[in-house]
Context: one part of a larger RNA
Molecule: small-subunit ribosomal RNA, central domain
Organism: metagenome
RNA sequence: UUGGGUUUAAAGGGUGCGUAGGCGGUCUUCUAAGUCAGUUGUGAAAUACUUCAGCUUAACUGGAGAGGUGCAAUUGAUACUGGAAGACUUGAGUACUGAUGAGGUAGGCGGAAUGGACGGUGUAGCGGUGAAAUGCUUAGUCAUCGUCCAAAACACCGAUAGCGAAGGCAGCUUACUAAGGAGUAACUGACGCUGAGGCACGAAAGUGUGGGGAUCAAACAGGAUUAGAUACCCUGGUAGUCCACACUGUAAACGAUGAUUACUCGAUGUUGGCGAUACACAGCCAGCGUCUUAGCGAAAGCGAUAAGUAAUCCACCUGGGGAGUACGCCGGCAACGGUGAAACUC
Numbered sequence: 001u002u003g004g005g006u007u008u009a010a011a012g013g014g015u016g017c018g019u020a021g022g023c024g025g026u027c028u029u030c031u032a033a034g035u036c037a038g039u040u041g042u043g044a045a046a047u048a049c050u051u052c053a054g055c056u057u058a059a060c061u062g063g064a065g066a067g068g069u070g071c072a073a074u075u076g077a078u079a080c081u082g083g084a085a086g087a088c089u090u091g092a093g094u095a096c097u098g099a100u101g102a103g104g105u106a107g108g109c110g111g112a113a114u115g116g117a118c119g120g121u122g123u124a125g126c127g128g129u130g131a132a133a134u135g136c137u138u139a140g141u142c143a144u145c146g147u148c149c150a151a152a153a154c155a156c157c158g159a160u161a162g163c164g165a166a167g168g169c170a171g172c173u174u175a176c177u178a179a180g181g182a183g184u185a186a187c188u189g190a191c192g193c194u195g196a197g198g199c200a201c202g203a204a205a206g207u208g209u210g211g212g213g214a215u216c217a218a219a220c221a222g223g224a225u226u227a228g229a230u231a232c233c234c235u236g237g238u239a240g241u242c243c244a245c246a247c248u249g250u251a252a253a254c255g256a257u258g259a260u261u262a263c264u265c266g267a268u269g270u271u272g273g274c275g276a277u278a279c280a281c282a283g284c285c286a287g288c289g290u291c292u293u294a295g296c297g298a299a300a301g302c303g304a305u306a307a308g309u310a311a312u313c314c315a316c317c318u319g320g321g322g323a324g325u326a327c328g329c330c331g332g333c334a335a336c337g338g339u340g341a342a343a344c345u346c
Stems, first nucleotide, its partner, number of pairs: 004317003007300002012314001014201004021194003025088007033081002035077008049065006091191001092188003095184003103177007110154001114150008125136002162169002206247006216240001220236004258313006266291009295302002319346003328339004
């Protein structure tokens, strides 16, 4: 390389948009590039193959013959692929109708808890632990009541639920905004799928500048524990946690399962909608779950939300360690990220 694979053995890119490329619905006509068939030319000799002959045989040598993927020209065929023209509506999109949701961004508001300030009541403890101590406290702690301030997070509802491409999203409300689903079948008429590079988004931690700082809390300090205790436990506590703008670009970024399309036995729960009305009922579409038939699988298990049966496109794997390291290059303020070996060894 071919092949075989990628839930858990090595292997699905964190996610989307999209360039090139690859692939692509139904019907008609034309074309004849791919494709198929015929003919002609070429495809040197030697070698190789078949057969005959010559050296005693063989090796060797000679004669004859056949074959030759291919290439070019030419004449045809037209099912499929391509190209040109025309048409279609089921793929895709648009429009309209009435719903749905923690989808996003910005503003306003609310109550509980926590901490603090001031004042009242009250007096000797509080706090903490396995037990203690450090710590706080007669300059009045803790407890309790009143008033005020601050910052952060939103109990119950709450779900096996919902929304989002992923990361993720939850008090209430207003404005702006995006998406999916259902129904109608009015409009466009293949406008589609995937997507190397590229661009954008991307938890937490971290970085820069400026704010903010209630709680919690790396580092750090003290008290314990212990043989020791650079820990687990306790008392404190700074970055950070929060906001704005800019960077970083990684995660067990997980369903450890790429995207799209078609087909394939049933049961049951649930969300949104339809079926004129409805507590009932069976049906349809789209989602979220559980169990299961066939089938698949090394098994665990998967099983219409496939890991089944097929198709298209992309990404990735090829024994363990060395190593996601070194070197180089690219990116970054840095931290570091991306790409990514070999020697050697088992």